[in-house]
């Protein structure tokens, strides 16, 4: 040194052809339910979609580089 993948809530991960509010699950929080505890139901906090730029009316999503991780090849 070269290809290729991958990066979104604390943790695993969805996110369709670019569009109108960025989700889900597990975890956290209060609340009902119990005599208390789990189980179970309601709500509700949490997000610079890895950084910077670019194209476009409009980027989580296209195109470029940085960065980390992982895989192959030399």
């Nucleotide at each position: 040194g070269g290809u290729c993948g991958a990066u979104u809530a604390g943790c695993u991960c969805a996110g369709u052809u670019g569009g109108u509010u960025a989700g889900a699950g597990c975890g956290c929080c209060a609340c009902c339910u119990u005599g208390a505890c789990a189980u179970g139901g309601u709500g509700g906090a949490g997000g610079u979609c890895a950084c910077a730029g670019a194209u476009u009316c409009g980027a989580g999503u296209u195109c470029u580089g940085u960065a980390u991780c992982g895989a192959c090849c030399a």
A computed fold for a 74-nucleotide RNA from Fibrobacter sp. UWCM, annotated as transfer RNA. The source organism's lineage runs through Bacteria, Pseudomonadati, Fibrobacterales, Fibrobacteraceae and Fibrobacter. RNAcentral holds the sequence, with entries from ENA, MGnify and Rfam. Its mean pLDDT, the model's own confidence on a scale to 100, is 80.